[in-house]
Overview: Two RNAs folded together computationally: RNase P RNA and transfer RNA, 463 nucleotides in total. Its mean pLDDT, the model's own confidence on a scale to 100, is 77. It holds a member of the Rfam family "Bacterial RNase P class A". It is annotated as a ribozyme.

RNA sequence: GCGGAUGGCUGGAUGACCGCGAGGGGCAACCUUCGAGGAAAGUCCGGACUCCAUGAAGCAAGGGUGCCGGGUAACGCCCGGCGGGGGCAACCCCAGGGAAAGCGCCACAGAGAACAGACAGCCCUACCUGUAGGGCCAAGGUGAAACGGUGGGGUAAAAGCCCACCGCGGGACGGGCAACCGGACCGGCACGGCAAGCCCCACCCGGAGCAAUGCCGAAUAGGGGCCUCGCGCGGGUCUGUGUCCGAAAGGAUACCGCCGCAGGGAUGCUUCAGCCCGAGAGGCCCGGGUUGGCAGCUGGACCCCGCCGGUAACGGCGGGGCGAGAGGAAUGGUCAUCCAGGGCGGUUCGCCGCCUGGACAGAAUCCGGCUUACAGGCCAUCCGCGCAA
RNA sequence: GCAGCCUUAGCUCAGUUGGUUAGAGCACCAGAUUGUGGAUCUGGGGGUCCCCCGUUCGAGCCGGGGAGGCUGUA
Numbered sequence: 001g002c003g004g005a006u007g008g009c010u011g012g013a014u015g016a017c018c019g020c021g022a023g024g025g026g027c028a029a030c031c032u033u034c035g036a037g038g039a040a041a042g043u044c045c046g047g048a049c050u051c052c053a054u055g056a057a058g059c060a061a062g063g064g065u066g067c068c069g070g071g072u073a074a075c076g077c078c079c080g081g082c083g084g085g086g087g088c089a090a091c092c093c094c095a096g097g098g099a100a101a102g103c104g105c106c107a108c109a110g111a112g113a114a115c116a117g118a119c120a121g122c123c124c125u126a127c128c129u130g131u132a133g134g135g136c137c138a139a140g141g142u143g144a145a146a147c148g149g150u151g152g153g154g155u156a157a158a159a160g161c162c163c164a165c166c167g168c169g170g171g172a173c174g175g176g177c178a179a180c181c182g183g184a185c186c187g188g189c190a191c192g193g194c195a196a197g198c199c200c201c202a203c204c205c206g207g208a209g210c211a212a213u214g215c216c217g218a219a220u221a222g223g224g225g226c227c228u229c230g231c232g233c234g235g236g237u238c239u240g241u242g243u244c245c246g247a248a249a250g251g252a253u254a255c256c257g258c259c260g261c262a263g264g265g266a267u268g269c270u271u272c273a274g275c276c277c278g279a280g281a282g283g284c285c286c287g288g289g290u291u292g293g294c295a296g297c298u299g300g301a302c303c304c305c306g307c308c309g310g311u312a313a314c315g316g317c318g319g320g321g322c323g324a325g326a327g328g329a330a331u332g333g334u335c336a337u338c339c340a341g342g343g344c345g346g347u348u349c350g351c352c353g354c355c356u357g358g359a360c361a362g363a364a365u366c367c368g369g370c371u372u373a374c375a376g377g378c379c380a381u382c383c384g385c386g387c388a389a
Numbered sequence: 390g391c392a393g394c395c396u397u398a399g400c401u402c403a404g405u406u407g408g409u410u411a412g413a414g415c416a417c418c419a420g421a422u423u424g425u426g427g428a429u430c431u432g433g434g435g436g437u438c439c440c441c442c443g444u445u446c447g448a449g450c451c452g453g454g455g456a457g458g459c460u461g462u463a
Base pairs, nucleotide, nucleotide: 001385002384003383004382005381006380007379008378009377010376012338013337014336015335016334017333018332020035021034022033023032024031025030037360041371042370044369045368046367047366048365049209050208051207052206054273055272056271057270058269059268062205063204064203065202066201067081068080069079070078071077082096083094084093085092086091097200098199102198103197104194105193106192119140121136122135123134124133125132126131127130148166149165150164151163152162153161167189168187169186170185173182174181175180213295214294215293216292223286224285225284226283227282228281229280232261233260234259235258238257240255241254242253243252244251245250263277264276265275302321303320304319305318306317307316308315309314339358341356342355343354344353345352346351390462391461392460393459394458395457396456399415400414401413402412408446417433418432419431420430421429439455440454441453442452443451
């Protein structure tokens, strides 16, 4: 110098004028302070928060995650490692559990596609020289995939039939928290692929969403339909009510309140606890009216700096800071100068003049992530090649 | 804002357990029939299966991401 890899930052600045929203001040005119993002986006994951299901446990159903260890409030995220793949390298990519629990699929081609099989071919025997019987799978062809590969021995021809090496399976033992790595030795080879097919294993998950939800006001008729389970038994006779007897005191009886036991209820099922019910309790759905105000609403798993622990993600301690809060929805426009960038012309190669000109996008309860979009510019570290010393 | 669903020929839709060349009706084109047109009959053309990446030997179908559209909800 060229090419590349990784991580991060920025993505206009200042001023004037005219506006917009919110807070504060002021009787008012008006003054003053603040006012989009790294993705505010997609709504793909995980939470906070609120309501619903009476609460807890277990099972079932459904959904999700999937090498190991760690981080975190949590995660499908992040960090570190392992294994596999790509690249000369820096480095990048991987939904990466189980196919030896079971089921299913493997089209076409091909002899044969999963308890293998024999088209062409090789070899032996018999006889009537192309047939029959038998042995074989080494070489051919098909396919995405053909039941270990190469070499040698062996044989009628062959074959893990035998041997060496490689692969594969098991594996004492050693290292590591683990995934996993190394591996003496053993086995002649059995056990093809697909689980982003069903499934098995391990772990996780209740549902809805700020248009949640609460309060006030207004309006209205508080309307209609469907479903499930129900009208129990006993005790007691204090109070009450009704009936009967009685002149009254009082007595008898029924019911309710009371107590106990069964029963029922809350929509996947079961159990337990609590609650409710005594003639009603509970569940589901449809329709009508109102569409105003306040709260939720922004200070939080927050941001910055320093030190310490940790390889790191991250954690701890100390100090400092406040950064939109609107609510059908503000955050804008014009001009001037400058800063990058681009084009044209000139040049004494230092620059000068003119024109142009800044992407993607945009808060709507709030956080942690992922993914996607993004003109241009800058910084740091590393790798390869070339040149010079 | 939140939630759910869909995308296959010009239009409306099928597409099985992933398999050999993705179909149907209407529409379009040509021919026949007719004096002509319609209707009818025969034949034919027409596909980025919304896009990208992956799993698989193989994807309209399975998985992930994106784009466009529709519906519901106070």